[in-house]
RNA sequence: GGCUACUUGUCGGAGUGCCCUCGAGGCUGAGACCGUUAUUAUACGGGAUCCGUUGAACCUGAUCAGGCUAACACCUGCGUAGGAAACAAAAGUAACCCAUAG
Numbered sequence: 001g002g003c004u005a006c007u008u009g010u011c012g013g014a015g016u017g018c019c020c021u022c023g024a025g026g027c028u029g030a031g032a033c034c035g036u037u038a039u040u041a042u043a044c045g046g047g048a049u050c051c052g053u054u055g056a057a058c059c060u061g062a063u064c065a066g067g068c069u070a071a072c073a074c075c076u077g078c079g080u081a082g083g084a085a086a087c088a089a090a091a092g093u094a095a096c097c098c099a100u101a102g
Stems, first nucleotide, its partner, number of pairs: 001097002004094003007089004011052004017027003033046004058083003064077004
């Protein structure tokens, strides 16, 4: 000196499930919450949480495959797969890279 992260500001994206003996039930997780709606299925909104291209937040593949379990969820593979939402600011600190001097 460069770049990234931390900080701040504004903005955007996403998920909100599964099982059973149906109960103050259980499981995983950062997050499974609340409200409204009814065309009897969904849709919308809010809070919290996470993520925003250095992108595994999340979606497709998937009514997928293997493992586990009472059963699912869950774990692993799939996955160097295909998609997926950002800009700005000052100083300081930290990692990394480059150059110079000792």

The RNA shown here (TPP riboswitch aptamer (THI element)) has 102 nucleotides and comes from Paraglaciecola arctica. RNAcentral holds the sequence, with entries from Rfam and Ribocentre.